[in-house]
């Protein structure tokens, strides 16, 4: 340092203002938001390395320099959440079997949305412009309110242990 086991912590943001109405953060107008991993060329950052230049010359400064690293996509690839199906240790109904209900875990299905122009060797990632998308239940029709959820999870960071 990589892989393995166990454990700990962390792990989602957002309707200002106006209109209609008896009632809407749900309609109209307008506003706002963007989980996780990957890919990746800008700009940026660096107690990193090198190069060049300068000087009060051996270490300082500068570079419009090079490399390395970090970071960088809601709509490119994949994952998660929601929902549904199958299976199901076990639990309950009464004591066994059968039956019925519940159900940790496992497997599967489903799972939104981008173009144009510019630069360039290379961009659906950069720049500019215009678009588009967002589970379920509740309620005047909800990406943003309330609820399942003080939940679960993609994962991130760290600790310990043994081995190679």
């Nucleotide at each position: 340092a990589a892989g393995g086991a166990u454990c700990u912590u962390c792990g989602g943001g957002g309707c200002a203002g106006g209109g209609u109405g008896a009632a809407a953060u749900u309609c109209c107008u307008g506003a706002c938001c963007g989980g996780c991993g990957g890919u990746a060329a800008a700009c940026g950052c660096u107690a990193u390395u090198c190069u060049c230049u300068g000087c009060c010359u051996u270490g300082c400064a500068g570079a419009u320099g090079a490399a390395a690293g970090c970071a960088a996509a809601g709509c490119c690839c994949g994952c998660g959440a929601c929902u549904c199906c199958c299976u199901g240790a076990g639990c309950u109904g009464a004591c066994u079997a059968g039956c019925a209900g519940c159900a940790a875990g496992g497997g599967g299905a489903c799972u939104g949305a981008c173009u144009u122009g510019g630069u360039g060797a290379a961009a659906c990632u950069c720049c500019a412009a215009g678009g588009c998308c967002g589970a379920c239940g509740g309620u005047a029709u909800a990406g943003u309110c309330c609820g399942g959820a003080u939940g679960a999870u993609a994962g991130a960071a760290g600790a310990u242990c043994a081995c190679u």
Predicted 3D model of a 164-nucleotide RNA (FMN riboswitch aptamer (RFN element)) from Paenibacillus catalpae. Its Rfam family is "FMN riboswitch aptamer (RFN element)". Rfam's curators write: The RFN element is a highly conserved domain that is found frequently in the 5'-untranslated regions of prokaryotic mRNAs that encode for flavin mononucleotide (FMN) biosynthesis and transport proteins. Model confidence (mean pLDDT): 77 of 100.